[in-house]
RNA sequence: GGUCGAUUAGCUCAGUUGGCUAGAGCGUUUCUUUGACGUAGAAAAGGUCAGAGGUUCGAGUCCUCUAUCGACCA
Numbered sequence: 001g002g003u004c005g006a007u008u009a010g011c012u013c014a015g016u017u018g019g020c021u022a023g024a025g026c027g028u029u030u031c032u033u034u035g036a037c038g039u040a041g042a043a044a045a046g047g048u049c050a051g052a053g054g055u056u057c058g059a060g061u062c063c064u065c066u067a068u069c070g071a072c073c074a
Stems, first nucleotide, its partner, number of pairs: 001073007010026004019057001028044005050066005
């Protein structure tokens, strides 16, 4: 230098060839349970979907560029 892949909640990840309000597990907070802790149950908070632009009535999803990380080729 070239090709490909990844980037979504604090962490690990899903999101089924674009469609109604973006989710799960763990973690955090509150409540119930306990003498207390833990376990168990319930609820809540937490997201500019890496950044910018484009296509579209509509984008996490498609296209282009950029950034970071990884693999391969030279």